[in-house]
Formats: sequence, structure tokens, C1' cells
RNA sequence: GGAACAGACCCGCUGAAUCGUGUUCGUCACGAAUCGGGGACCCGUUGUUGUUGGGGUGAAUCCGUGGACUCCCCCGUCCGCGGUAGGGCGCUCUUUCCCGUCCGAACCCGUCAGCUAACCCGGUAAGCGGCACCGGAAGGAGUA
Repeated sequence: GGAACAGACCCGCUGAAUCGUGUUCGUCACGAAUCGGGGACCCGUUGUUGUUGGGGUGAAUCCGUGGACUCCCCCGUCCGCGGUAGGGCGCUCUUUCCCGUCCGAACCCGUCAGCUAACCCGGUAAGCGGCACCGGAAGGAGUA
């Protein structure tokens, strides 16, 4: 001097997952804020009684294709590839357009739920990045 790893402060990202008060200091209690579910009339729906159930959170749906499982085929499942409805990011905040880039999962309820006023019941996690002046254009807000 460089690289890697770890911790702390700070800044930032996905997400509802933040803040405050108290506390026996516990993944605790309460409140604000915010997010989700259930739940009438009216309206809407033709589905269910399962080897083709149905539904929920979430952007995460759908299509094609290669291989494996089976003696073969179909179906189904698993792994991979290409696309796609849809979604995120590009640094004060925000809108539109363009451009670039990434994601396009996972889990839960348990035979049961359309919408839905009153009402009822829950969540407030988890996971990441940071030595680079951070994509462009046109506006707004705010600040100086």
C1' cells in the first nucleotide's frame, strides 16, 4: 500500500413491519400510526360434495421446452432453460417520459370464507447494501 472478514455509528434498499408511554426489562403491556383477515341488506356468482376441493398473505401469474421418476403413453411431481402478466432499483422528496438493471419466490388456513355497514380478530417481522458523487430530460414541492 492492497485485499478479505468482523463489530459499531451513520446513510440507504425490499417490506405494513414505525413511533411513543410504562415496565416484573420478557419476542412484555398499552397507545398512536399503519397493514391484513372475518363479517348484513342490496348486488353478484354456478360453483361444491376432493387423485381436478376451495381460499389467504405477497409483484411473484401464465406459456413453451429439455431431462428424471413409470415397461410405454397420458396425468402428476422434481430439476433446468427461454419467455411472460406483474413488481423493485438508479441517493433531499415527488410526478411523467426515456434508458439501464434486477425480481417474477415462499409460506399459511384446513373442507371453510364473493362484495359487505355495524361489529369481531390479528401483524408491527425478516433480509440486504454503502468510498462511490452516484442514469438522462421536463415539471412540482422544499431548502438556501